A computed fold for a 76-nucleotide RNA, annotated as c-di-GMP-I-GGC riboswitch aptamer.
[in-house]
RNA sequence: UCCGAUAAUAGCAAACCAUGAGUAAUCAUGGGACGCAAAACUAAGGGUCCUUUAUAGGAUAGCCGAGUUGCCGAAA
Numbered sequence: 001u002c003c004g005a006u007a008a009u010a011g012c013a014a015a016c017c018a019u020g021a022g023u024a025a026u027c028a029u030g031g032g033a034c035g036c037a038a039a040a041c042u043a044a045g046g047g048u049c050c051u052u053u054a055u056a057g058g059a060u061a062g063c064c065g066a067g068u069u070g071c072c073g074a075a076a
Base pairs, nucleotide, nucleotide: 003073004072011036012035016031017030018029019028020027021026034062040068041067042066045064046063047060048059049058050057051056
């Protein structure tokens, strides 16, 4: 480097609920944990979704791929 333990340490947080924002997809905060070794960041690729029609605007990085950065260190 690759890889990812019934290892250690630290972390994130699906559904759902409450409050708020938004036409909506969805998002923020709190509660809550289905899961995650990048479930950290990037919406320049593909996909999906929304819209007040749209050769446009928006959402999703927890759909896939890609780029950047990062904790730990058994086995192969």

Source information: The sequence was found by an Rfam model in a public genome assembly. The coordinates come from a structure-prediction model, not an experiment, and the mean pLDDT is 87.